Molecule: transfer RNA
Organism: Ruminococcus sp. UBA1366
Formats: sequence, structure tokens, C1' cells
RNA sequence: GCUGCUAUGGCUCAGUUGGCAGAGCACAUCCUUGGUAAGGAUGAGGUCACCGGUUCGAAUCCGGUUAGCAGCU
Repeated sequence: GCUGCUAUGGCUCAGUUGGCAGAGCACAUCCUUGGUAAGGAUGAGGUCACCGGUUCGAAUCCGGUUAGCAGCU
């Protein structure tokens, strides 16, 4: 230098070929307990890596950039 894959709550990851952003764990409050753990209820938390484009509408499609991993030279 070239190619491919990955980037989504604090963590690990889904998101079915464009139409409300989700799960588990963790966290907060409450219930339960003599107290903790376990269990139950409720809740908070995301500019979907960044910049543009297409579209009525983009996490999703297109182009570019950045970072990580792998391969080639």
C1' cells in the first nucleotide's frame, strides 16, 4: 500500500434484505427477610463509531473517514 470482517445502553450481543431501537447481565427504587443473598415488581440509561448522499422515511442502502482484528504484498 491492497483486500475482507467488526463498530448498537456500563458489559456481552440481537435487530429477518428501509417504517416505534431491543434482550440478558449490571445499576436505581420498592416488596419479601431479623439482616444479607436469592426471588418478585417498577424504572433510568443509546446522536446505532464519524462525515456526507439516496429516500416521504436510514442502525439497515451508497460513498468517504477513523479505530480494532485477520489476510496479501